[in-house]
THF (Tetrahydrofolate) riboswitch aptamer from Anaeroplasma bactoclasticum, 94 nucleotides, folded computationally. NCBI's taxonomy places the organism under Bacteria, Mollicutes, Anaeroplasmatales, Anaeroplasmataceae, Anaeroplasma. Its mean pLDDT, the model's own confidence on a scale to 100, is 82. Rfam family: THF (Tetrahydrofolate) riboswitch aptamer. Rfam links the family to the GO term tetrahydrofolate metabolic process.
Order: sequence, then structure tokens, then C1' cells
RNA sequence: AACAGAGUAGCAGAAAUUGCGUUAAGUGCCAUAUCACGGGAUGUUGGGUAUGGACGAACACUUUUAGUGGCGGUAAUUCUGCGCGUCCGCUGUA
Repeated sequence: AACAGAGUAGCAGAAAUUGCGUUAAGUGCCAUAUCACGGGAUGUUGGGUAUGGACGAACACUUUUAGUGGCGGUAAUUCUGCGCGUCCGCUGUA
């Protein structure tokens, strides 16, 4: 020098468990600000948080201040698959 590989934040899907809401939060959408994102630098896209805005729902029963069953494009954990551009670095090869 060449070749190959590892590795982020995250994304998608499924099952189970435990929760939250159903007195409407959450999920999803838009805007602004900010934070973190392969081992380092940088960069785009995504991601988190906060604020504001628009939109929006499935409850039922019972022994009734509680319980059960549903519902929510609901949260977390686990599994599987996918997973950064450029430069440098790391590992391996003859």
C1' cells in the first nucleotide's frame, strides 16, 4: 500500500410479561430551541428532551370509592433482522 472485518445513536417485526391511559395522557403530525449519536474529527439524515400549535379515541359488565374483560396505530424489558458518508484509527490476512 491492497483486501476483509469489528463497532453507534437508532429503525422494523413478532411473542411473552409488567405497567399507563380510557375523568385522555400516550402514539402519530407541524414549528422553534437544545442535547447526545461506530474509537477520534467532521457531516447529513434520523433520535431524545422542552415549549408552542393543529388533530384525535371504546368502552362494557360486576359482588361497584374496587375488580374483571376490552380498547389505545399506548410504555418498558427480551428476541430476530437492518444499521451511518468522508478522513484517520483498531483487528486480521498473504